[in-house]
RNA sequence: GGGGGAGUAGUUAAGUGGUAUAACAGCGGUCUCCAAAACCGUUAUCGAGAGUUCGAUUCUUUCCUCCCCCGCCA
Repeated sequence: GGGGGAGUAGUUAAGUGGUAUAACAGCGGUCUCCAAAACCGUUAUCGAGAGUUCGAUUCUUUCCUCCCCCGCCA
């Protein structure tokens, strides 16, 4: 330098044009002598910018970070 993949709550993942979901974690409650477990409720997320669109996490593009393959120089 060329090609491919990944980036979504604190963590691990799903979702791939129509206002983002689950588990664990956190917080509150019920239960308990207390705690754990269980159950109920609740908080929190689309890497950054630009474009297309009525509407973008999703499509296009630039950049950033990480991983893999190929090549060049030393």

Predicted 3D model of a 74-nucleotide RNA (transfer RNA) from Candidatus Enterosoma merdigallinarum. It matches the Rfam family "tRNA". By type it is a transfer RNA. The prediction has a mean pLDDT of 81.